[in-house]
Context: one part of a larger RNA
């Protein structure tokens, strides 16, 4: 891992609701007893309980009573009377209470054959090397000390086996081994190592403290018991079909992943022309927008009180490229501004549509982690697949078609069947069902098929304006002068370093000069003018589609692909495809209406948590009735029946029991629980 078996809402008591049955102003027995083979059957047993009357703290009174001074008022009652005892279902409470699951807590025992410390009694430490004290002799001294030689054999001393240990490395890591092997290390006469016997016990012992050790496990051993501890937590919870169908919110909570009440679901009952939608009418309101009349913020201008600076002959006067209240004009801002002010929404009334969808009562749930999208806001960075409100939708609990794929987007809500039809979103060259459709334009960028500020004689459309057959724009030919080298400045300054001014003349026209250039001149050129040519040429505004801006990590890789110049974009149109939508035909179910029934007609039948209803099957019991050695149960095969759980028939295997109908009772249904046991 697979297979087979086992494996989870039970039982009791109590009070309640619903259904049903007996008796009924009554209902009912409990313990216990009797007869009997026995039973859920029969006969006793009225103690007790509930009900038929309430009120008051009570005495008590009583259809009333309590309060009270009250024959007042008020409270609770009576006047519309049904209960009680069984059975069943449901939920509740108390019990282990659907099952399995802690870490822990408490009590009694068992452990020091491992290990920690201690006690008693034994044992062990090759070999080598060093040479303390003391002693002796010598030398020396006044006597000593010191010194030299010898002797001696000390040491938590030295080197190093056994023995003890484990600092490092490698191997081992389903091992040789639940801690080892090999190599290199440390101690090795000591606080040494070790045998045997004994002592200390869990709220404890022992400990050269590591929270170490106390039998492979120790921040409190092991074992049995309390015990089925508790678990707001996790996991699991076994047959079928039918009807309805949520919530992820509010308030409170030692509360936030739990609960209680409300909200929303289901079932039963009840009473109203109830809900919802539309139309009309009447209301309340201060949002969007707008506005500046208030509150505040704020820009420019005018006027200007006042202030600052300055001057003077200074108790004052004058002045100012400074600041500037108030007022006026213009422009313009606001969630906590409003002279104004919608659309929606909300309330009410009436009518229409509608037909229980609304409301009330009773019983009984689940839900309190929500998600995204559009719109209106807050927080945030007008960040987030962020967060928090409001509102609508979808998902959640929704399958189908589209978006390549894609809970929350678009279309659309699956009762079943059909080799029928029509459509939605979206599509119609091929993959791939349907237009290589019609008409008119645009795009040249593979734009389409990713992106901004900004940039650009890309190109289409619509304007405005200037010039133009009295000849424009571009090109070519020619001119582009004189006063004058204007004045100043300057080494120089002559159109062209700079400053100021920017006139006049001749002209078809020509600046006191547009640029290049020179040291300064010179030179080239432009503005401007004539000619040649010949028809449009400039500037600017709005707008359609394009261009650049544009760099990333596995492989084209920013259309799903092929590929496309339309098979791209825009506008208009026709046809077709396209879903579990709608229609058609047939079947089923629920519910309502009509009906005496058969039946007919209308509406409905996605669904998690969850509620309600109806069934199938298993084991056993009772009653009735059957089958079976001419073959029961069980096993195997099979094309039959039923909406499903399921049920038959036939053949075969098997070899002794087993059905059916109606009731009753449950150890009553297995795929999951890191489920349990066995087998492989």
């Nucleotide at each position: 891992g697979c297979c087979u078996g086992c494996g989870a809402g039970u039982u009791a008591a109590u009070a309640g609701u619903u259904g049903u049955g007996g008796c009924g102003a009554g209902g009912u027995u409990a313990a216990g007893g009797g007869a009997g083979a026995g039973a859920a059957a029969c006969c006793c047993g009225g103690a007790g309980c509930c009900g038929a009357a309430g009120c008051g703290a009570a005495a008590g009174c009583g259809a009333g009573u309590c309060u009270g001074a009250a024959u007042a008022g008020g409270g609770c009652g009576c006047g519309a009377u049904a209960g009680u005892c069984g059975c069943a279902a449901c939920g509740a409470u108390u019990a282990g209470a659907c099952a399995c699951g802690a870490a822990a807590c408490u009590g009694g025992a068992u452990g020091a054959g491992c290990u920690a410390a201690c006690c008693a009694u034994g044992g062990g430490c090759a070999g080598g090397a060093u040479g303390a004290a003391g002693c002796g002799a010598g030398a020396u001294u006044a006597a000593g000390c010191c010194c030299u030689c010898g002797u001696g054999g000390a040491a938590g001393a030295c080197c190093g086996a056994a023995c003890c240990u484990u600092u490092c490395a490698a191997c081992g890591c389903u091992g040789c081994a639940a801690a080892g092997u090999u190599g290199a290390g440390g101690g090795a006469u000591g606080a040494c190592c070790u045998g045997u016997g004994g002592u200390u016990a869990g709220g404890g012992g022992u400990g050269a403290u590591a929270u170490g050790c106390c039998a492979a496990a120790c921040g409190a051993a092991u074992u049995c018991a309390g015990a089925g501890a508790u678990a707001g937590c996790u996991u699991g919870u076994u047959c079928u079909c039918c009807c309805c169908g949520a919530a992820a919110u509010a308030g409170u909570u030692u509360u936030a992943g739990g609960a209680c009440u409300a909200g929303c679901g289901u079932a039963g009952g009840g009473a109203a022309u109830u809900a919802a939608u539309c139309u009309a009418u009447g209301g309340a309101g201060g949002u969007a927008g707008a506005g500046c009349a208030c509150u505040g913020a704020c820009u420019g201008g005018g006027c200007a009180a006042g202030g600052g600076g300055g001057u003077c002959a200074a108790c004052g006067a004058c002045u100012u490229a400074c600041c500037g209240a108030a007022c006026c004009c213009a422009a313009a801002c606001a969630a906590a501004c409003u002279c104004c002010g919608a659309a929606u929404g909300c309330c009410a009334u009436a009518g229409a549509u509608g037909g229980u969808a609304g409301c009330c009562c009773u019983a009984u749930a689940g839900u309190c982690g929500g998600a995204c999208u559009g719109c209106g806001g807050g927080u945030g960075a007008u960040g987030a697949g962020a967060u928090u409100c409001g509102u609508a939708g979808u998902c959640g609990a929704a399958a189908g078609g589209g978006a390549a794929a894609c809970a929350g987007c678009c279309c659309a809500g699956a009762u079943c069947a059909u080799c029928g039809g029509c459509u939605a979103a979206g599509g119609u060259c091929c993959c791939c069902a349907a237009a290589u459709c019609u008409a008119u334009g645009c795009u040249a960028a593979g734009u389409g098929g990713g992106a901004a500020a900004c940039g650009a004689u890309g190109u289409g459309g619509a304007g405005u304006u200037a010039c133009a057959a009295a000849g424009a724009c571009a090109a070519c030919c020619a001119g582009g002068a004189g006063g004058u080298u204007c004045g100043c400045u300057c080494a120089g300054a002559a159109g062209c370093a700079g400053c100021a001014a920017c006139c006049c003349u001749u002209u078809a026209a020509a600046g006191a000069g547009u640029g290049c250039g020179u040291a300064a001149u010179a030179g080239c050129u432009c503005a401007c003018u004539g000619g040649u040519c010949a028809a449009g040429u400039g500037a600017u505004u709005c707008u359609g589609c394009g261009c650049g801006g544009a760099a990333a990590a596995c492989g084209u890789a920013a259309c799903g692909g092929g590929g496309c110049u339309a098979a791209g974009c825009a506008u208009a149109g026709u046809a077709c495809c396209g879903a579990a939508g709608c229609c058609a035909u047939g079947g089923g179910a629920u519910u309502c209406g009509c009906g005496g029934a058969a039946g007919c007609g209308g509406a409905u039948c996605g669904g998690u948590a969850g509620g309600g209803g109806a069934g199938c099957g298993u084991u056993c019991u009772g009653u009735a009735u059957g089958c079976a050695g001419a073959g029961a149960a069980g096993g195997g095969a099979u094309a039959c029946c039923g909406u499903a759980a399921g049920g038959a028939g036939u053949c075969u295997u098997g070899g002794a029991g087993c059905g059916u109908a109606c009731a009753g009772a449950a150890g009553u249904g297995a795929g999951a629980a890191u489920g349990c046991a066995g087998g492989c």